[in-house]
Context: one part of a larger RNA
Molecule: small-subunit ribosomal RNA, 5' domain
Organism: uncultured bacterium
């Protein structure tokens, strides 16, 4: 001097921040991931209109439409935690000729022509229920074949380079694609979103190495996929990454191998600096999501709000069987010195999805609580000696509290009433005009201008008027260290103490009153760092 702190006592406002450090201890409840009808098949419901005729009900046609359903993409992102991990986990500097990369960019080429199901619907069967099964029958940007293939993949041949490991040029051969939807049309087409197949790019990412990175030597020897070879298999990609076979190898006092402790950095603290400590908040990177283990789908996972198997705990049951994971947000119990609302809006920002409108969004953006923190600012000013009254000292005189206070005058920051009123809201989006390229137009697409709705907080900040000193001060010390001293009380008792020490009859150390110092909406005690 610091603090995610606590605990006493006290406590007016405000603005920035920060708040389960303990049990990775268990959870009621609601929320926290959706969209897309402009991929697809349609439905109940609603309106309107028409038939029919049993006059309230079938049937048709036309609008309009949930809900669930199939397909896309997005639930690998965002949020949360520090358990475990001493480790290519982190840092930092490099390597990949040993690699991938959804959706954005950007070139290049395609997009021909067939099929066969399935949900969901309809019947129905188990079953209390999750849920399951059977027949029927229906669609697609769902799925399967064919046909072509600039490039690319694969073998091969020629040349040519080379660190020999492969690269590049050319050549032949074989493999592998695709979806369609939506506006407008003068019916020829044109536009916009889409698919497919490569080329590059841009992002993210895997894998490898060199240095660094806690304590114990009262841990001294460790190791058979162990150390290497060759050969296969295996990944997006190199390795014993696995696996046969073969060789005896690798590590180690420069500290293996065991323990034991900890997520790791940017940063914070501290300090003249080197150093020490520390990794709350913020902001990168890891690990983890009830414990163990496992893989599916995917461009990405071995997946907090997916699944499968085992445990353990918790609920539901008609006892046969089923469900669930708050280390998301807010709330509960538990524990503990301790540590907030079961708020409020998607108005901005940011994300998913959507052509868009636009939906979702406890991310965010606000409130709300709590002096827990760092910053402001307030509890008034001036003038006022009869030095009032009181209080304390003092034998008296007096002294001191003290210009303090009344008292007069004046202001109004907060506070209480009332007014007024931004900024965050935008090159928004959409919508109308002009222009431009392309096209036979039209719509659309681009520029550009014009209009332009939307605010949760909010009874906002901020001004401005009215009221009236109004509503607002403690806390800790006073023997020395250390600023600030007296009286009474008590009598080695109460008791005080951070050391030194103080109290046994004049105690400047205990207690209380007086007056003084200190800091101030805070003081002080505890506890950890420097």
């Nucleotide at each position: 001097a610091a603090c995610g702190a606590a605990c006493g006592c006290u406590g007016g406002c405000g603005g920035c921040g920060c708040g389960u450090c303990u049990u990775a201890a268990g959870c009621a409840u609601g929320c926290a991931a959706g969209u897309c009808g402009g991929g697809c098949g349609g439905u109940a419901g609603c309106g309107u209109g028409g038939u029919g005729c049993u006059u309230g009900c079938a049937c048709c046609a036309c609008g309009u439409g949930a809900g669930a359903g199939c397909g896309g993409c997005g639930g690998a992102c965002u949020g949360g935690u520090g358990a475990g991990u001493a480790a290519c986990g982190c840092g930092u500097g490099g390597g990949u000729g040993a690699c991938c990369u959804a959706c954005c960019c950007u070139g290049g080429g395609g997009a021909u022509g067939g099929g066969g199901a399935u949900a969901g619907c309809c019947g129905u069967u188990a079953g209390a229920a999750a849920u399951a099964g059977c027949g029927g029958g229906u669609a697609a940007u769902a799925c399967c074949g064919a046909a072509u293939a600039c490039g690319u993949u694969c073998g091969u041949c020629u040349g040519g380079c080379u660190u020999u490991g492969g690269c590049c040029u050319g050549g032949c051969g074989a493999g592998g694609a695709a979806a369609g939807g939506g506006g407008c049309u003068c019916c020829g087409g044109c536009c916009c979103c889409g698919c497919c197949c490569c080329u590059g790019g841009a992002u993210g990412g895997g894998c490898c190495c060199g240095c660094g990175u806690u304590u114990c030597a009262u841990u001294a020897g460790c190791u058979a996929g162990u150390u290497g070879g060759c050969g296969g298999g295996g990944u997006a990609a190199g390795a014993g990454c696995c696996c046969a076979c073969c060789a005896a190898g690798g590590c180690g006092a420069u500290g293996a191998u065991g323990a034991a402790u900890a997520g790791c950095c940017g940063g914070c603290c501290u300090g003249a600096g080197a150093g020490g400590g520390u990794g709350a908040a913020c902001g990168g990177c890891c690990a983890c999501a009830u414990u163990g283990g496992g893989a599916c789908u995917g461009a990405g996972a071995u997946a907090c709000g997916g699944c499968c198997c085992a445990a353990a705990c918790u609920c539901c049951u008609a006892c046969g069987g089923g469900a669930g994971g708050c280390a998301g947000c807010a709330g509960c119990u538990a524990a503990g010195a301790a540590u907030a609302u079961u708020c409020c809006g998607c108005a901005a920002u940011g994300g998913a999805c959507g052509a868009a409108a636009g939906u979702c969004u406890g991310a965010c953006g606000g409130a709300g609580c709590g002096a827990c923190g760092c910053c402001g600012c307030g509890u008034g000013g001036a003038u006022g000696a009869a030095g009032a009254a009181g209080g304390c000292c003092g034998a008296a005189a007096g002294g001191u509290u003290g210009u303090a206070a009344a008292a007069u005058c004046c202001u109004u920051u907060u506070g209480c009433g009332g007014g007024u009123g931004a900024a965050g809201a935008a090159u928004a989006a959409g919508c109308g005009g002009u222009g431009g390229a392309g096209g036979g137009a039209a719509u659309g697409c681009c520029a550009u201008c014009g209009u332009g709705a939307u605010g949760a907080c909010g009874u906002u900040a901020g001004c401005c008027c009215g009221c009236g000193a109004a509503u607002a001060a403690g806390c800790c010390c006073c023997g020395g260290c250390u600023a600030a001293u007296u009286a009474c009380g008590u009598g080695c008792c109460a008791g005080c103490a951070g050391c030194c020490g103080c109290g046994g009859u004049a105690a400047c150390a205990c207690g209380u009153a007086a007056g003084g110092g200190g800091c101030g909406a805070g003081c002080g005690u505890u506890g950890u760092u420097c």